Description:
Small-subunit ribosomal RNA, central domain from an uncultured bacterium, 349 nucleotides, folded computationally. RNAcentral holds the full RNA, with entries from ENA and SILVA. The prediction has a mean pLDDT of 90.
Context: one part of a larger RNA
């Protein structure tokens, strides 16, 4: 240089963009770098090896022969790789039309419920638990009706259902704005695919700085429980949850399964489009994307995966290589911090 792995044993980067790199459709023509084929030059000299000879033999030496991957020349092939040129449409993509759609932002707007305030009416309690107790209430509460304020989250619709690159995303409306299907042509003509570094997004919790605070709630106080109770259960309640701006970059960031592409029996589901049937609608066949389920082959140490493969196969990245020590220490980079990424040893089993 090389090997076997990465769903659950140790292994897929949280997710996408992309620079260098690697890899790349069908067809002509030319070069001829790689890549064949021959000739020539080098490939000192000893040694090795094969064969002869000289020291009585061997070691040791002498003489001849073979080899020598390899380097350079010159000649000569043109399948593959590459490189010029040219031309194709099947891969990628624009561009018309049609669709679903909680994608992403901003602004308005609304009901329920809910807790404060003001009223009204009305009186001993409420409320909470396993049982109570702290707590709230004659300073008139609960529970009731009417009015107002004020912050969060949108019952049903809602589904095993949609979208999104992941994270995530559910009230209406209106405006900006990303992706996606599908049709039917018409365009461009390999523009492609993957990505070390790098970038950009990244839930919750945190942190900075103004702002908000109904409710729920770490902390923290009561009450209870118990041997204790720094819990579970209760009454409260601070940060936080929100909103703007700017950090942090972490997860069981999980389908615990990187990205693309092509192949390989079916079958019931279910979303969107489309075509045909039907005057249209429901409804039915059929095809395309997408989402489950249940299985044939195969795969797999078993569970199981099974066209949304973990089956057959290509290309590129990323990871692993006993357990502990250690998602550690040290340096280094980032960070206001908290702490992140990177990542050993000693030692010990």
């Nucleotide at each position: 240089c090389u090997g076997g792995g990465c769903g659950u044993a140790a292994a897929g980067g949280g997710u996408c963009c992309g620079c260098a790199g690697g890899g790349g459709g069908c067809c002509c023509u030319c070069c001829a770098a790689g890549c064949c084929c021959g000739c020539c030059g080098u490939g000192a000299a000893a040694g090795a090896c094969c064969g002869g000879g000289g020291c009585u033999c061997a070691a040791c030496c002498c003489c001849g022969g073979c080899u020598g991957u390899g380097c350079g020349g010159c000649g000569g092939g043109g399948a593959c790789u590459g490189g010029c040129g040219g031309g194709c449409u099947g891969g990628a993509g624009u561009g018309c039309a049609c669709g679903a759609u909680g994608g992403g932002c901003a602004a308005u707007u609304g009901g329920a419920a809910c807790a404060c305030c003001g009223g009204g009416a009305g009186u001993a309690g409420c409320a909470g638990u396993g049982g109570a107790a702290u707590g709230c209430g004659u300073g008139g509460a609960u529970a009731u009706c009417c009015g107002g304020u004020g912050g969060a989250a949108c019952a049903c619709c809602g589904a095993u259902g949609g979208c999104g690159a992941a994270g995530g995303c559910g009230a209406a409306u209106u405006g900006c704005u990303g992706g996606c299907g599908u049709g039917c042509c018409a365009c461009u003509g390999a523009c492609c695919c993957u990505c070390a570094g790098g970038g950009a997004c990244g839930a919750a919790a945190g942190c900075g700085u103004g702002g908000g605070u109904a409710g729920c709630g770490a902390a923290c106080a009561g009450g209870a429980u118990u041997a204790g109770a720094u819990a579970c259960c209760c009454u409260g309640g601070u940060a936080g949850u929100c909103c703007a701006c700017g950090c942090c970059g972490u997860a069981a960031a999980c389908c615990g399964u990187g990205a693309g592409a092509a192949c390989c029996a079916g079958g019931c589901a279910u979303g969107c489009c489309c075509c045909g049937g039907u005057c249209g609608g429901c409804c039915c066949g059929g095809g395309g994307c997408g989402u489950g389920u249940c299985c044939a082959a195969g795969c797999c140490a078993a569970c199981g995966c099974g066209a949304u493969a973990a089956g057959u196969u290509c290309u590129c990245c990323g990871c692993c290589u006993g357990g502990g020590g250690a998602c550690u220490a040290c340096g280094g980079c980032c960070g206001c911090a908290a702490g992140g990424c990177u990542a050993a040893a000693a030692c010990u089993c």